[in-house]
RNA sequence: AGAGUUUGAUCCUGGCUCAGGAUGGACGCUGGCGGCGUGCCUAACACAUGCAAGUCGAACGGACUUACAUUGAAGCCUAGCGAUAUGUAAGUUAGUGGCGGACGGGUGAGUAACGCGUGGGUAACCUGCCUUGUACUGGGGGACAACAGUUGGAAACGACUGCUAAUACCGCAUAAGCGCACAGCUUCGCAUGAAGCAGUGUGAAAAACUCCGGUGGUACAAGAUGGACCCGCGUCUGAUUAGCUGGUUGGUGAGGUAACGGCCCACCAAGGCGACGACCAGUAGCCGGCCUGAGAGGGUGAACGGCCACAUUGGGACUGAGACACGGCCCAAACUCCUACGGGAGGCAGCAGUGGGGAAUAUUGCACAAUGGGGGAAACCCUGAUGCAGCAACGCCGCGUGAGUGAAGAAGUAUUUCGGUAUGUAAAGCUCUAUCAGCAGGAAAGAAAAUGACGGUACCUGACUAAGAAGCCCCGGCUAACUACGUGCCAGCAGCCGCGGUAAUACGUAGGGGGCAGGCGUUAUCCGGAUUUACUGGGUGUAAAGGGAGCGUAGACGGUUUUGCGAGUCUGAAGUGAAAGCCCGGGGCUUAACCCCGGGACUGCUUUGGAAACUGUAGGACUAGAGUGCAGGAGAGGUAAGUGGAAUUCCUAGUGUAGCGGUGAAAUGCGUAGAUAUUAGGAGGAACACCAGUGGCGAAGGCGGCUUACUGGACUGUAGCUGACGUUGAGGCUCGAAAGCGUGGGGAGCAAACAGGAUUAGAUACCCUGGUAGUCCACGCCGUAAACGAUGAUUACUAGGUGUGGGGGGAUUGACCCCUUCCGUGCCGCAGUUAACACAAUAAGUAAUCCACCUGGGGAGUACGACCGCAAGGUUGAAACUCAAAGGAAUUGACGGGGGCCCGCACAAGCAGUGGAGUAUGUGGUUUAAUUCGAAGCAACGCGAAGAACCUUACCAGGUCUUGACAUCGAGUGACGUAUCCAGAGAUGGAUAUUUCCUUCGGGACACAAAGACAGGUGGUGCAUGGUUGUCGUCAGCUCGUGUCGUGAGAUGUUGGGUUAAGUCCCGCAACGAGCGCAACCCUUAUCAUUAGUUGCUACGCAAGAGCACUCUAAUGAGACUGCCGUUGACAAAACGGAGGAAGGUGGGGAUGACGUCAAAUCAUCAUGCCCCUUAUGACCUGGGCUACACACGUACUACAAUGGCGAUCGAACAGAGGGAAGCAAGACAGCGAUGUGGAGCCAAUCCCAAAAAAUCGCCCCAGUUCAGAUUGCAGGCUGCAACUCGCCUGCAUGAAGUCGGAAUUGCUAGUAAUCGCAGAUCAGCAUGCUGCGGUGAAUACGUUCCCGGGCCUUGUACACACCGCCCGUCACACCAUGGGAGUCGGUAACACCCAAAGCCGGUCGUCUAACCUUCGGGAGGACGCCGUCUAAGGUGGGAUUGAUGACUGGGGUGAAGUCGUAACAAGGUA
Repeated sequence: AGAGUUUGAUCCUGGCUCAGGAUGGACGCUGGCGGCGUGCCUAACACAUGCAAGUCGAACGGACUUACAUUGAAGCCUAGCGAUAUGUAAGUUAGUGGCGGACGGGUGAGUAACGCGUGGGUAACCUGCCUUGUACUGGGGGACAACAGUUGGAAACGACUGCUAAUACCGCAUAAGCGCACAGCUUCGCAUGAAGCAGUGUGAAAAACUCCGGUGGUACAAGAUGGACCCGCGUCUGAUUAGCUGGUUGGUGAGGUAACGGCCCACCAAGGCGACGACCAGUAGCCGGCCUGAGAGGGUGAACGGCCACAUUGGGACUGAGACACGGCCCAAACUCCUACGGGAGGCAGCAGUGGGGAAUAUUGCACAAUGGGGGAAACCCUGAUGCAGCAACGCCGCGUGAGUGAAGAAGUAUUUCGGUAUGUAAAGCUCUAUCAGCAGGAAAGAAAAUGACGGUACCUGACUAAGAAGCCCCGGCUAACUACGUGCCAGCAGCCGCGGUAAUACGUAGGGGGCAGGCGUUAUCCGGAUUUACUGGGUGUAAAGGGAGCGUAGACGGUUUUGCGAGUCUGAAGUGAAAGCCCGGGGCUUAACCCCGGGACUGCUUUGGAAACUGUAGGACUAGAGUGCAGGAGAGGUAAGUGGAAUUCCUAGUGUAGCGGUGAAAUGCGUAGAUAUUAGGAGGAACACCAGUGGCGAAGGCGGCUUACUGGACUGUAGCUGACGUUGAGGCUCGAAAGCGUGGGGAGCAAACAGGAUUAGAUACCCUGGUAGUCCACGCCGUAAACGAUGAUUACUAGGUGUGGGGGGAUUGACCCCUUCCGUGCCGCAGUUAACACAAUAAGUAAUCCACCUGGGGAGUACGACCGCAAGGUUGAAACUCAAAGGAAUUGACGGGGGCCCGCACAAGCAGUGGAGUAUGUGGUUUAAUUCGAAGCAACGCGAAGAACCUUACCAGGUCUUGACAUCGAGUGACGUAUCCAGAGAUGGAUAUUUCCUUCGGGACACAAAGACAGGUGGUGCAUGGUUGUCGUCAGCUCGUGUCGUGAGAUGUUGGGUUAAGUCCCGCAACGAGCGCAACCCUUAUCAUUAGUUGCUACGCAAGAGCACUCUAAUGAGACUGCCGUUGACAAAACGGAGGAAGGUGGGGAUGACGUCAAAUCAUCAUGCCCCUUAUGACCUGGGCUACACACGUACUACAAUGGCGAUCGAACAGAGGGAAGCAAGACAGCGAUGUGGAGCCAAUCCCAAAAAAUCGCCCCAGUUCAGAUUGCAGGCUGCAACUCGCCUGCAUGAAGUCGGAAUUGCUAGUAAUCGCAGAUCAGCAUGCUGCGGUGAAUACGUUCCCGGGCCUUGUACACACCGCCCGUCACACCAUGGGAGUCGGUAACACCCAAAGCCGGUCGUCUAACCUUCGGGAGGACGCCGUCUAAGGUGGGAUUGAUGACUGGGGUGAAGUCGUAACAAGGUA
């Protein structure tokens, strides 16, 4: 420090996710030792039991115990013992009394507050114990506990009578000083006031004990400590909480308090708080700190420390220096316990512990040895504070589980291409060591004299054995680390992207590897990464985001100059910022964690001295901003009134006759009752052609005939006046298209709704005919728009060029033209900006000020609430849930019922067909035991198959075989074979006869039987593959290197202008070159030359012979290149025409198929991975099937006839290319014929197949025929082991459909179509198929609008699996969260009223009354009782708010394959 994820790829925006650190954690697996820490985050839930606050006898009277002394009854064994009483001493102690119990310890419920933090104030205060100082401590009195007696009660606990002490209580005296009142003086303070001095009056104290040292007590003053109150600043979220407040705000006067204060009360006034967020609601103890972060920040408030609050819940006071009191009191409430039912007792949020809750958190331990606290003079006592120990890997830190050597690279395991490789120096083996643990011995510091829980602990020493001590997670990318097997969209994984559908580095296991390590992973939470709330440090044209516009309040910001002040600002000093923590430097535990010491820091606040530039503030001055005056011209700016012509419609009248109107085409509609058309007149409403212009005006919305009236603003010139008066603008106010609403008018045209007609599968639409609201006017609402420049307002600055509107100036004879200037309005363009597109003086540039708005998509601009509105609705505006994207710009493709250019038998122009018939053949379907399999739009269907009777054959039935029909290996035997016979459908089985070969002598060939390895498979997967093939397409394309442009994907080149069959060539050009394709090179054909000539040819009469001119054969050459001429063209490429030539513009034909596309075809040509079968999915045999047949389709053949059929002439015609030895077969003979007999010749330019056929001549005369030949019968022939299923051919006979073919559709541009025959492959036989060959031999092409396919450029795109794309909504189903809902059940905080405990305060003379006074009657004072104010809980009530639940209901979201349509994306078919 970044990374993954939107796309085919790119850049950006933007969210989600990951890598880091941390924790009072929890869970899973595992677990050796030690040190230091930490350990109920949940139920402030309930608590059994024990302990956690006592102490003082030197305050007091008793009681008790012990000792001693004195006394000494009864009695005794007479040494003495001894009841009782008195005294002394030592102790124990219930009670009175003092001090403490307000500390220490726990918890975080409440609290949004002067609670906390920080800094101040008290001239408005208190302070026990402690310290210092001054002055005192005299003299009296009356009680009450304890105790004794009586008595109530179960108990807790009392009641009455009597006695008694004090450092308990109460008067009196005294008063240095003190308090209060009064009136003075001095000094000081910001104010109220404070301090001091002197005077008068008045008031209040004390306690004793003693060992005689002292310890106590009282008053006053001071200090210290601790507290109280007040103030400035800071301290969470919500405005869907905007108004709150009645002791409320202030005053006066009383009261109260330690003290100020509405703290409380009476009266008076009507204030106080609040957008700088009051009130309300939710949440929360606050801080030092802790975690994270570069920092700024964000989160947090366990442990340690400071403050606060609380002690079962609520209220209350008492005592006291201090409490409204955790282990005190009273009352109320809930709960628990005891009870004799009458009453009582209790409060673990102290330490342990229990139950419960929970994912989860420890021992009913030891000790006061240390530190500290309370009491005491002290000894000492108390102390679950504290010090220690126990439990827990909960965290941090340290150590160990061994070290060295050791290659036969052992065994095992995993894998393998079977060779090996990995585990791996790892192990074993050999040599060492002993940290930890275990055993034994010694043994601290902590403690100043004694006293050690920890503890026989830390630590030290010795002997001993490598022994007792390693796991967890991960291995697709992010992210370090890979293989095998299993599984087969299953099981499963997953933080994100995603993996798994038979070869999974992603699941599970194993081997191996990587990481960390006494731990490792997971989960939860926080910060970081996230500049993803942006102060540091973001944005708003199109990604989320500028308010519809203006005026203007608060606020924010603000021109030049000068003076004062010094709030902000800067600087110096001082105080504070507790300690701990953090950082730095030292030190102590063996080190570290941990602990100790010193320094820094604590960025803050306060006080104070100073500075005066800037901001501020106050005063003065100025004119450049702003405003105003004067002089001008421009304009659909606004409002009102009037007025004009054209047009539509309607009415009246005339002319006139059958249609009009409307559409893609029609129909509805109007019209013989006279329409449309036309002429004249009239009515009425609305809108203003031309001018008219990216022209004008206005803040925006918006504004358009003409005239008048009123009126707003801008601009130019001038520089007279004011003198910063300015900019922006939350709230607020005003304006605000269209539609809509209300009231009243108006209504010509147009026209939602509606009706009808069409279209359509449907058509609640698009089109047509009608047509009502509305559109218009007046007044009043609404307040929204893609209210858009998707661009807030204002100011300043920053190259130019060119239009246009309105002014001014200069020059000029001049209205032209030119130069210049101000204000508007456009285009192009530099710098700059931008993700790009683009913007570019009218900024989206550079700066400044102010306002508004944004923070992933959906849910949703929805719900609820509030406000506005007559309503419609508007404004404000969430959450649950869900997804990993949604989005912007640009790129390359593909696509478009987008555009342009071009080509092709693509259309058109023609010729011949197919589709109708019959037959052949292939396919589908159906059937079947089987009808084997494959091929499926073009590019499957006379296709694989260049030929299924058996075989083929893969299918079916039946019968058989199991190392096998076929291959290899080793061992054994010697046959195998042939012939004949028997059984059987055959395979096969049996019998008889006969019987080895080669040899290097090792063996081999062949055959048999048995057991294995293995064979075999036309079984599966063409979506695991190779190879081969089809197709776009013989279309002209497809790319690369370097350079350049672009952030980039990419572009350029390859686009453009011409031209071509062609990316063919030329020119131009940030491109220059190159490659695969095109073309050419190859074959064939057309002409000629040369050479060669047999089986070919013949000018030699025939034959033989000869010859090679010609034909021909086959080898080598020539020839054609736009080469030449002309025209056109840019002078190019090229095109057109011509000449010559056998051939002319690639002469004709063939072979030749770029990068790629279709998961195209083929596992059944072959090869092959994996899977499957192995007495069968292998092999053999016989028979059957592949040939079935209501039907449908493709491809052909033959026809429907006269351009024809038949016949004749068979020598009176003419080819080319092929084939031939298990072959082709001549002549001859037989047969009507197929064919047979027989066989010359030929291994082929020699012989044969072989007859070419259309052509020619005659008859037929338009008919189902002398057309056509299907079907069928009979008789034959050929091949073959065999023609029944199931071959071909012949003769005779039979003589079906069919009279030119609907919608639709195919081929072909010249030796082509059409037509005619011939040959070959396969093959025993079988062709209408296929592949070739020649004969005869046309028609047409204006042209590119349209259909199809293709190429190039361009455009749009929400497509990229690429239009067979994408995608929307209703309905149906399942699940999820949520709104409404008659209601129902809870919670919370207030309010009103009722009742009113305990208690303080006040009143009262009903009862009682020790201290003091008294004239002795009483009084003062007090207590109880009663009354009153206040008041907790409780009760009642109506509202508020919040939660749960609710029949039903609304929409929303999610869900591989549901239904209906096709709304959007292309002009998406109506933009």
Record summary:
Predicted 3D model of a 1471-nucleotide RNA (small-subunit ribosomal RNA) from a metagenome.